RNA sequence: CAAGGGGCCAACGGCUGGGGGGUUCGGCGUCCCCUGUAACCCGAAACCGUCGUCAUGCGGGAGCCGCAGUCUGAGGGCGGUCUGUGCAGGUGGGUUAGGUCCGACUACUGGAUGAUGAAGUCUCGUCCCACAGGGUCGUGUACAAGGCGAAUCCCCCAGGUCCGGAAGGAAGCAAGGGUAAACCUUGUGCAUGAUGCUUGUGGGGUAACGGGGCAGAAGAAGGUAGUCGGGUUAACCUGCCCAUCUGCAUAGAUCCACCUCAGGCGUGCCCCUUG
Repeated sequence: CAAGGGGCCAACGGCUGGGGGGUUCGGCGUCCCCUGUAACCCGAAACCGUCGUCAUGCGGGAGCCGCAGUCUGAGGGCGGUCUGUGCAGGUGGGUUAGGUCCGACUACUGGAUGAUGAAGUCUCGUCCCACAGGGUCGUGUACAAGGCGAAUCCCCCAGGUCCGGAAGGAAGCAAGGGUAAACCUUGUGCAUGAUGCUUGUGGGGUAACGGGGCAGAAGAAGGUAGUCGGGUUAACCUGCCCAUCUGCAUAGAUCCACCUCAGGCGUGCCCCUUG
């Protein structure tokens, strides 16, 4: 020095994971995800910890190993990221096309009603307008009847007064009676106004209902579908367009755990045996 065997981890050299996303000016870590190994532990760390392209953590421990391992290339390959396309779903906006609304018609359905007479048709009425008559309610006026009605007009006139010797006579207040004007009521005539009542004439209208005539078996409402027309953008549904988000599929680009093969680099110390 080389080969074989054994031991060890003080020194030397290694292993005890790697990758994607996020974050960052950038690397690594704490966070999320994927994927490996026989295989680590403790402490702090998002207004963060530690570093600066020699960045691929910081501080403190432990275990295994020396055929340890590591790097490069090729092939395979789980998974991620980005972009495009398609499909499905969500959200927002736009359009107002269609539906929901209204009308007409058609088809189907429906079967209230119907020979005690359906649909249909003619006519009249209920409705409206005008005019005329009546009624009713008013106004004005005239007349009649009744009522009321006088300090004043008329009749009558107790008492009192006057005249008279007396008989008697005269004027005359109050009361009583009568009536006038005025007023009230009723009626009548005339004039005039209103009218929601009624009659008639003429005209208009007729959806619905009713009366009558003709006629003789159908048939109303409602429902469903379709066609045509109208209305609306308030709302809802459908359709179309745009934007955005999510999921799935697919294509391309890219980063890759892990596996296989090839090559490069590396392979400590101590003891025994042999050459």